[in-house]
Background
The part of an RNA shown here (small-subunit ribosomal RNA, central domain) has 350 nucleotides and comes from Trichopus zeylanicus subsp. travancoricus. The RNAcentral record of the full RNA draws on SILVA. The source organism's lineage runs through Eukaryota, Tracheophyta, Petrosaviidae, Dioscoreaceae and Trichopus zeylanicus. Rfam family: Bacterial small subunit ribosomal RNA. The coordinates come from a structure-prediction model, not an experiment, and the mean pLDDT is 87.
Context: one part of a larger RNA
């Protein structure tokens, strides 16, 4: 390499775009490169295998002979692939006419709530904990009013629900801008599917520079606890979280389930949209397409369990994978301000 896998036993690149390969819908037609017939010609000989033979038999030797199989050469054959030419609409995709959304990006506004800070009542205690202290307070605290500032996060609505490739997205309002779904069928005619390298994107945390800092809260001081407590409690409290420009490229990036297409029983719901049917209307009722769910038959799995949203049946194209450890480690490159990322062994043990 074949094989045989990849929810959990090793294995699906976090997602996505797309180059080069790989694969590819229906019909006529034309060619023979691929394939298929049939035929020369060769693939030394010994070896292998059959049949016959010689040494007493065997090993062994001697004659003769295929089978498959390459390779070149030639008559043919046209179903398949491949190319050429010509069509077609069922896949893709373009217009069109509706529609649902927390999809993105930018401005703008709110109100509860925390804290401070000012005044104002007021007098002695509060805050905390399994109990406590430390802390705070007679220099007037904590409670109650009122006024003024700050930064951060949107309560109900809310959902098993919606959108987005992920990652994520939620107060309200405008602007701009992607995608998607359903309908009538106009046009375009296989434009398609998959994707090595690449190219974007890519929670948190961390980093550079500047801004901002209410609330929380790594590190850090106290205060308990406790045998000790570099902890869990507690009470302060910085970096960070916020918000502009740029790195950085990892996560139990998960559904631990690549992406496509087609096929295989049914039952409940929930979103979106369309027809039919009822009604004054809105419900109900039947049903189609798209999605999200939950249960299930067939099958399948080691089992758990998946099950039309497969992990069933089948075809295409890609990542990975080959005993635990040692090791995601040395070495070396590339990338990075750095932290590190990424690529990625052996020896030696079991």
């Nucleotide at each position: 390499u074949u094989g045989g896998g990849u929810g959990u036993a090793a294995a699906g690149c976090g997602u996505c775009u797309a180059u080069a390969g790989g694969u590819g819908g229906c019909u006529u037609u034309a060619c023979a490169a691929g394939u298929c017939c049939g035929c020369c010609a060769u693939c030394a000989a010994a070896u292998c295998c059959c049949a016959g033979g010689g040494c007493u038999c065997a090993a062994c030797c001697c004659u003769g002979g295929a089978c498959a199989g390459g390779u070149g050469g030639u008559u043919g054959a046209a179903a398949c692939u491949a190319u050429g030419a010509a069509g077609c609409u069922g896949g893709a995709g373009u217009a069109u006419g509706g529609u649902a959304g927390g999809g993105g990006c930018a401005a703008a506004g709110g109100g509860a709530a925390u804290u401070u800070u000012u005044g104002a009542u007021g007098g002695a205690a509060u805050g905390g904990u399994g109990a406590a202290a430390u802390g705070c307070g007679u220099a007037g605290g904590g409670a109650u009013c009122a006024a003024a500032a700050a930064g951060a996060a949107c309560a109900c609505c809310a959902a098993c629900g919606a959108c987005a490739a992920a990652a994520g997205c939620a107060c309200u309002c405008u602007g701009c801008u992607g995608g998607g779904c359903c309908g009538a069928c106009a046009c375009u005619g296989a434009c398609a599917c998959u994707g090595a390298g690449a190219g974007a994107u890519g929670a948190a945390a961390g980093c550079u520079a500047g801004g901002g800092g209410a609330g929380c809260a790594a590190a850090u001081g106290g205060g308990a606890u406790u045998a000790g407590a570099u902890a869990c409690c507690c009470u302060a409290g910085u970096a960070g979280u916020c918000c502009u420009a740029g790195c950085c490229a990892u996560a139990a990036a998960a559904g631990a389930u690549g992406g496509a297409u087609a096929c295989u029983a049914g039952g409940c719901a929930u979103u979106a949209u369309g027809c039919g049917u009822a009604u004054c209307g809105a419900c109900c009722c039947a049903u189609g397409c798209a999605a999200u769910g939950u249960u299930g038959u067939a099958g399948c799995u080691a089992a758990c369990g998946c099950g039309u949203u497969a992990a069933g049946u089948a075809u295409c194209c890609u990542u990975c994978u080959u005993g635990g450890g040692g090791a995601g480690u040395a070495c070396a490159u590339u990338c990075g301000c750095a932290a590190g990322a990424a690529u990625g062994a052996a020896a030696c043990u079991c």